A computed fold for a 73-nucleotide RNA from a Candidatus Nanoarchaeia archaeon, annotated as transfer RNA. The prediction has a mean pLDDT of 81. Its Rfam family is "tRNA". Rfam classes the family as a transfer RNA. Gene Ontology term of the family: triplet codon-amino acid adaptor activity. RNAcentral holds the sequence, with entries from ENA and MGnify. NCBI's taxonomy places the organism under Archaea, Nanobdellati, Nanobdellota, Candidatus Nanoarchaeia.
RNA sequence: UCCGCGUUAGCUCAGCUGGUAGAGCAAGCGACUGUUAAUCGCUAGGUCCUAGGUUCGAGCCCUAGACGCGGAG
Numbered sequence: 001u002c003c004g005c006g007u008u009a010g011c012u013c014a015g016c017u018g019g020u021a022g023a024g025c026a027a028g029c030g031a032c033u034g035u036u037a038a039u040c041g042c043u044a045g046g047u048c049c050u051a052g053g054u055u056c057g058a059g060c061c062c063u064a065g066a067c068g069c070g071g072a073g
Stems, first nucleotide, its partner, number of pairs: 001072007010025004019056001027043005049065005
């Protein structure tokens, strides 16, 4: 320098054919228990890496860039 993959909640990751962003764990609150743990219920938490573009509408499509991993030279 070139090619591919990845970037979404605090962490690990889903998200179908473009149509109001989710799960598990963690956190907070409650139930249960003599208490803790375990279990169960509820709640909160998001500029979907950045900037443009396409579209009535973008996490998803297109372009450029950033970071990480792998490969080629």